This is a predicted structure of a 135-nucleotide RNA (c-di-AMP riboswitch aptamer (ydaO/yuaA leader)) from a Bacillota bacterium. Rfam family: c-di-AMP riboswitch aptamer (ydaO/yuaA leader). From the family's description: This family represents a conserved RNA structure found upstream of the ydaO and yuaA genes in Bacillus subtilis and related genes in other bacteria. Its mean pLDDT, the model's own confidence on a scale to 100, is 80. Taxonomically the source falls in Bacillota (Bacteria, Bacillati). It was read from a public genome assembly, where an Rfam model found it.

């Protein structure tokens, strides 16, 4: 140097989804902070629900066509190329869930979550910010 297992540690992407403290029958239970969501007056809006084309909420994930109905092919839109921003480039994602008949906006209130997955590392005689060393 190449390959293939395994264990650990830091860094680091998506995302709200991290951090501090208490207990503990011991790896669970709880608390706060931070960051997030849904509910909720007037004003304004909407007037269209009630076996109805029901309706709504998270989330970028919408919507078009074609199908042998497995799915492809595009998109509204969202990410990622290791400080930002800015310019080319290249790659990706474009799901799934949930409420249950029921909610517009919304001060005060009340209330809920705080998990899952994963491994990038391109260029520029472009702006800016920031660190290290040395004098």
């Nucleotide at each position: 140097u190449u390959c293939c297992u395994a264990a650990g540690a830091a860094c680091g992407c998506u995302c709200a989804a991290u951090c501090u403290c208490c207990u503990u029958u011991u790896c669970g239970g709880g608390a706060g902070a931070g960051c997030g969501g849904g509910g909720g007056a007037a004003c304004c809006a909407c007037u269209u629900c009630u076996u109805u084309u029901g309706g709504g909420g998270u989330g970028a994930a919408u919507c078009a066509c074609c199908g042998u109905c497995a799915g492809g092919u595009g998109u509204a839109g969202g990410g990622u190329u290791a400080c930002u921003c800015g310019a080319c480039a290249a790659u990706c994602c474009g799901a799934a869930c949930c409420c249950g008949u029921c909610a517009g906006c919304u001060a005060a209130c009340c209330u809920c979550g705080u998990a899952a997955g994963c491994g990038u590392c391109g260029u520029c005689a472009g702006a800016g910010a920031g660190g290290u060393a040395u004098c």